[in-house]
RNA sequence: AAAACGUCCUGGGGUGGCCUUGAUGGCCUGAGAUCAAACCCGUUCAACCUGAUCCGGACAAUACCGGCGUAGGGAGCGACUUUUUUAUCAUC
Numbered sequence: 001a002a003a004a005c006g007u008c009c010u011g012g013g014g015u016g017g018c019c020u021u022g023a024u025g026g027c028c029u030g031a032g033a034u035c036a037a038a039c040c041c042g043u044u045c046a047a048c049c050u051g052a053u054c055c056g057g058a059c060a061a062u063a064c065c066g067g068c069g070u071a072g073g074g075a076g077c078g079a080c081u082u083u084u085u086u087a088u089c090a091u092c
Stems, first nucleotide, its partner, number of pairs: 001085004006080003009076001010042004016028004048073003054067004
């Protein structure tokens, strides 16, 4: 100096479709479908946004799947213990 496990601090993001109802509740996909204080993600960047009232294929329907995407943006060169590796210097 770098990497890995672990811990801590801190920040970013999304929450759709269908059915029913007086309220509510149910079903589909998914890590997560609006408060769970849960889930995912932070430059090793497809977490997420724009393009997009986009294109193709499915579906009861949908931001369901794929393309678009070697596109443009997007939040920590954060701290600490241990282990491993590498380089340099000094001593013998």
Predicted 3D model of a 92-nucleotide RNA (TPP riboswitch aptamer (THI element)) from a Sphaerochaetaceae bacterium. Its Rfam family is "TPP riboswitch aptamer (THI element)". About the family: Vitamin B(1) in its active form thiamin pyrophosphate (TPP) is an essential coenzyme that is synthesised by coupling of pyrimidine and thiazole moieties in bacteria. Rfam links the family to the GO term thiamine pyrophosphate binding. The model forms 90% of the base pairs in the Rfam consensus. The sequence was found by an Rfam model in a public genome assembly. Taxonomically the source falls in Sphaerochaetaceae (Bacteria, Pseudomonadati, Spirochaetota, Spirochaetales).